[in-house]
RNA sequence: GGGCUCGUAGUUUAGUGGUUAUGACGCCACCUUCACAAGGUGGAGAUCGGCGGUUCAAUUCCGCCCGAGCCCA
Numbered sequence: 001g002g003g004c005u006c007g008u009a010g011u012u013u014a015g016u017g018g019u020u021a022u023g024a025c026g027c028c029a030c031c032u033u034c035a036c037a038a039g040g041u042g043g044a045g046a047u048c049g050g051c052g053g054u055u056c057a058a059u060u061c062c063g064c065c066c067g068a069g070c071c072c073a
Stems, first nucleotide, its partner, number of pairs: 001072007010025003018056001027043005049065005
């Protein structure tokens, strides 16, 4: 330099044009306990990597850029 895959809460992950973006772990509160752990209930936490484009509508499709991984030279 070229090709391919990927980027979504603190971590990990589902969703792949349309109503309110999903789960797990973690975090907070409450219940339970003498207390802790485990368990139960509820809650907070994401401008879906960035900038443009297409569209009535973009996390999703297209282009460029940034970042990660793999392959080729």

This is a predicted structure of a 73-nucleotide RNA (transfer RNA) from a Nanobdellota archaeon.
Lineage of the source: Archaea > Nanobdellati > Nanobdellota.
The RNAcentral record of the sequence draws on ENA.
The prediction has a mean pLDDT of 83.
It matches the Rfam family "tRNA". Rfam classes the family as a transfer RNA.